[in-house]
RNA sequence: GCCGAAAUAUCUGAGCUGUGAGAGUGUUAGACUGAUGAUCUAAAUGUUCCUGGUUCGAACCCUGGUUUCGGCA
Numbered sequence: 001g002c003c004g005a006a007a008u009a010u011c012u013g014a015g016c017u018g019u020g021a022g023a024g025u026g027u028u029a030g031a032c033u034g035a036u037g038a039u040c041u042a043a044a045u046g047u048u049c050c051u052g053g054u055u056c057g058a059a060c061c062c063u064g065g066u067u068u069c070g071g072c073a
Base pairs, nucleotide, nucleotide: 001072002071003070004069005068006067007066011024012023018056027043028042029041030040031039049065050064052062053061
């Protein structure tokens, strides 16, 4: 330099354009316990990488960027 993939909560990582962004893990509080752990309950968490567009409606489709990873040279 060329080609491809990915970016969503603290982390991992789902999500066929159809209305509320969900799960595990972690954090905090409470219950339980002599205490800790385990278990149970609840809460806080998100500019869905940025920008513009398509659409009645975008995390999802399209344009252009940024970053990361992989392949070729």

Transfer RNA from Gadus morhua, 73 nucleotides, folded computationally. The coordinates come from a structure-prediction model, not an experiment, and the mean pLDDT is 81. It matches the Rfam family "tRNA". About the family: Transfer RNA (tRNA) molecules are approximately 80 nucleotides in length. RNAcentral holds the sequence, with entries from Rfam. The organism belongs to Gadus, within Eukaryota.